Model confidence (mean pLDDT): 84 of 100.
The RNA shown here (c-di-GMP-I riboswitch aptamer) has 85 nucleotides and comes from a Gammaproteobacteria bacterium.
The organism belongs to Gammaproteobacteria, within Bacteria.
RNA sequence: GUCUGCUAAGGGCAAACCCAUCGUAAGGUGGGGACGCAAAGCUUCCGGUCUUGGGACAACAUCCUAUGACAGCGGGGUUACCAGA
Numbered sequence: 001g002u003c004u005g006c007u008a009a010g011g012g013c014a015a016a017c018c019c020a021u022c023g024u025a026a027g028g029u030g031g032g033g034a035c036g037c038a039a040a041g042c043u044u045c046c047g048g049u050c051u052u053g054g055g056a057c058a059a060c061a062u063c064c065u066a067u068g069a070c071a072g073c074g075g076g077g078u079u080a081c082c083a084g085a
Base pairs, nucleotide, nucleotide: 002085003084004083005082012037013036017032018031019030020029021028022027035072041078042077043076045075046074047073048070049069050068053064054063
């Protein structure tokens, strides 16, 4: 440096749900809480999903769509602990 995560140690993160708070919403943040995670660290570059908004319609299905959201949907990029080969 590359690959792997069967074993060990020290640890790390934290789904649902509840409380507070911000946001029209999706959702974010803090506290509690653990379903899981070997990158569940970081990054919207690509695809996807969600919400807002819009078109059409009697209404729905459907269609378009972020300058919003999701990195715990997949891929890419980038950095990194331990062990083994």